[in-house]
RNA sequence: GGCGGCGUAGCUCAGUGGCAGAGCAAGGGACUCAUAAGCCCUAGGUCGUUGGUUCAAAUCCAACCGCCGUCACCA
Numbered sequence: 001g002g003c004g005g006c007g008u009a010g011c012u013c014a015g016u017g018g019c020a021g022a023g024c025a026a027g028g029g030a031c032u033c034a035u036a037a038g039c040c041c042u043a044g045g046u047c048g049u050u051g052g053u054u055c056a057a058a059u060c061c062a063a064c065c066g067c068c069g070u071c072a073c074c075a
Stems, first nucleotide, its partner, number of pairs: 001074001002070006010024004018055001026042004048064005
């Protein structure tokens, strides 16, 4: 090198054709004498890039980029 896995919110990860989500973190509210915890709400995404298939792609296919693993097999 080939081969295998992964890439989705600030972080950890779900979602495997049909409206992009959860927890934590962040901001606000209510509560409290006050703070924390717990409770309610809000914001945050070109789903690694490009192209293809499809009525429809985060999801399927190809190439490329990045990270990790492996030398069992091939060179």
A computed fold for a 75-nucleotide RNA from a Ktedonobacterales bacterium, annotated as transfer RNA.
The same sequence occurs in records of 2 taxa.
It matches the Rfam family "tRNA". By type it is a transfer RNA.
Lineage of the source: Bacteria > Bacillati > Chloroflexota > Ktedonobacteria > Ktedonobacterales.
The RNAcentral record of the sequence draws on ENA and MGnify.
The coordinates come from a structure-prediction model, not an experiment, and the mean pLDDT is 81.